[in-house]
């Protein structure tokens, strides 16, 4: 130089949570605090995972109305939101994985 990581020093970096801002929303920024971390420092314009939409258009269910009926279902049109499912899109975690890149120490 490259591995490597020590109840070494010396510094850092922040899961949940709380307090405030932003965002529809995952999330996300500042403050506390500190569960943990040797890359827990970047990178989401390198794959993959997972997560979210107020959008879209699609399929179901569920309402309405309309037509026919003596009355309801059932079949038929036709419109609506809420769920759900998939698809597109858009977006999110780098503290989900793999990679890329840069770095502070120095015992074995």
């Nucleotide at each position: 130089a490259a591995c490597c990581g020590a109840g070494a020093a010396a510094g850092g970096c922040a899961c949940a949570c709380c307090c405030g801002g932003c965002g529809c929303g995952a999330g996300u920024c500042g403050g506390g605090u500190u569960c943990g971390c040797a890359a827990a420092g970047c990178c989401g314009a390198c794959g993959g995972a997972a997560g979210u939409c107020a959008g879209a258009a699609c399929a179901g269910u569920g309402c309405g109305c309309c037509a026919g009926a003596u009355g309801c279902c059932c079949c038929g049109g036709c419109g609506c939101u809420c769920c759900u499912g998939a698809u597109u899109g858009a977006c999110u975690u780098g503290g989900c994985c793999g990679g890329g890149u840069u770095a502070c120490c120095g015992a074995a």
This is a predicted structure of a 108-nucleotide RNA (c-di-GMP-I riboswitch aptamer) from an Acidobacteriota bacterium. Model confidence (mean pLDDT): 76 of 100. Rfam family: c-di-GMP-I riboswitch aptamer. About the family: GEMM was predicted in a large-scale screen for bacterial structured RNA regulatory elements. Genes associated with GEMM are involved in a diverse array of functions, including chemotaxis regulation, signal transduction, secretion and chitin.